Large-subunit ribosomal RNA, domain I from Devosia submarina, 476 nucleotides, folded computationally. Lineage of the source: Bacteria > Pseudomonadati > Alphaproteobacteria > Devosiaceae > Devosia.
[in-house]
Context: one part of a larger RNA
RNA sequence: UGCAUUCAGUGGAUGCCUUGGCGUGCACAGGCGAUGAAGGACGUAAUACGCUGCGAUAAGCGUCGGGGAGCUGCGAAUAAGCUUUGAUCCGAUGAUUUCCGAAUGGGGAAACCCGACCAUUUAGGUCACCCGCAAGGGAGCUAACCUGGGGAACUGAAACAUCUAAGUACCCAGAGGAAAGGACAUCAAAAGAGACUCCGUUAGUAGUGGCGAGCGAACGCGGACCAGGCCAGUGGCCUUUGAGUAAGAACAGGAACAGGAUGGAAAUCCUGGCCAUAGUGGGUGAUAGCCCCGUACUGGUAGAAAGCUCAGAGGUCCUCGAGUAAGGCGGAACACGUGAAAUUCUGUCUGAACAUGGGUAGACCACUAUCCAAGCCUAAGUACUCGUGCACGACCGAUAGCGAACAAGUACCGUGAGGGAAAGGUGAAAAGCACCCCGACGAGGGGAGUGAAAUAGUUCCUGAAACUGGAUGCAU
Numbered sequence: 001u002g003c004a005u006u007c008a009g010u011g012g013a014u015g016c017c018u019u020g021g022c023g024u025g026c027a028c029a030g031g032c033g034a035u036g037a038a039g040g041a042c043g044u045a046a047u048a049c050g051c052u053g054c055g056a057u058a059a060g061c062g063u064c065g066g067g068g069a070g071c072u073g074c075g076a077a078u079a080a081g082c083u084u085u086g087a088u089c090c091g092a093u094g095a096u097u098u099c100c101g102a103a104u105g106g107g108g109a110a111a112c113c114c115g116a117c118c119a120u121u122u123a124g125g126u127c128a129c130c131c132g133c134a135a136g137g138g139a140g141c142u143a144a145c146c147u148g149g150g151g152a153a154c155u156g157a158a159a160c161a162u163c164u165a166a167g168u169a170c171c172c173a174g175a176g177g178a179a180a181g182g183a184c185a186u187c188a189a190a191a192g193a194g195a196c197u198c199c200g201u202u203a204g205u206a207g208u209g210g211c212g213a214g215c216g217a218a219c220g221c222g223g224a225c226c227a228g229g230c231c232a233g234u235g236g237c238c239u240u241u242g243a244g245u246a247a248g249a250a251c252a253g254g255a256a257c258a259g260g261a262u263g264g265a266a267a268u269c270c271u272g273g274c275c276a277u278a279g280u281g282g283g284u285g286a287u288a289g290c291c292c293c294g295u296a297c298u299g300g301u302a303g304a305a306a307g308c309u310c311a312g313a314g315g316u317c318c319u320c321g322a323g324u325a326a327g328g329c330g331g332a333a334c335a336c337g338u339g340a341a342a343u344u345c346u347g348u349c350u351g352a353a354c355a356u357g358g359g360u361a362g363a364c365c366a367c368u369a370u371c372c373a374a375g376c377c378u379a380a381g382u383a384c385u386c387g388u389g390c391a392c393g394a395c396c397g398a399u400a401g402c403g404a405a406c407a408a409g410u411a412c413c414g415u416g417a418g419g420g421a422a423a424g425g426u427g428a429a430a431a432g433c434a435c436c437c438c439g440a441c442g443a444g445g446g447g448a449g450u451g452a453a454a455u456a457g458u459u460c461c462u463g464a465a466a467c468u469g470g471a472u473g474c475a476u
Stems, first nucleotide, its partner, number of pairs: 001475009015461001016425002020396002022393007029385002031141002039100003042055003046078002049075003061094006070082003105114003115127004129138003145176001146174005156163001160210001186193002197224005207215002228377003231321001235317011251299003257272005273290002275279001281293003326350008336362001357372005412419002432460001435447004
């Protein structure tokens, strides 16, 4: 030095666990904002910091209700206090609510600077812009869903230009809990249907297409849901007042077990009982229907808001739709790329009829059938989930599951837009090692003690491998 065995160290895999995630179902909610939002800055406790709460009344103040013995949020303790004259805590409703932020007196490099007027012992209030005569309203934020206005390219066509991707991404405007659409100038085909929306099918069919790549209906049928109204009236819509009504907070009651064995500990095992409209679940020193919290079941109710029903008051809306239909030119939408191209929209130029009329039935004409445009409103069925509650999972279990189980959108990186971690586990209980010894009144260790266990000692459950060392054997 190598190999083998063994004993240790290092390291943190594995096993077990779960405070956190992920998903689904049902119900709710679907908005907040000049009465100053969302989001922040700075403060605020006896005590430094972070989180949480709160706002100079600052981990809080008032009232009402609940509750009944402890409490002064967490990391995390000490001091000093509060509380049966009912605290802490929970629910409801009020008060306070610095500064920035739509930010709104003016300015500004957000959380700062500088004014004017009114009032005042102290404390305070008003002053932006747009609409409106005024009263009053608007603005800004917000996950997806929705409507409208604009609108790509990569890509595919095995290149590429029409085409495709795609009216997608993205931008803008606007609205609602849904939005949009909607009560036939619709379809159909000689028989008839009867608003709109959504799903299945028709059907990858008919078509369309450098007839390439591709794009791609409708009628009809089966379902979901169903609702029709109005334009001077026994009316619709909106606002408002009163009465009634169900639901509805914190919360309350809520059955039934003992003995023995093992053990550190009994819920385990043995024996004998009991309850069950409750044997879902969680906790308790191991696995508990009967120990605890609960669960089934039962009870409970303030104020406010909203819903529904009835009654009353107020406001608003005036008649069947002409610069319209149709046509020319240029575009666009229709599954349909200009095509034989109907139908719909319209930038531009023209421009009817008036129910004895007009539109449509895929050029166009006739006949026939059917409907009545150019006014308005309309629930449900449908789409979505930033969020709340309950329940569940052949979902994950710390390199997984959200990026985040921990002071996580933190630390850190970047001028910035932006990027973005790692990091869980002593024990049943801190009982977290008094005291002694070595050492430097260290670090670390040896005793002693606690504990079931200390090779559970805070670098703490288990503790694999790589890697390091000691001992023994063999080889050189």

The prediction has a mean pLDDT of 81.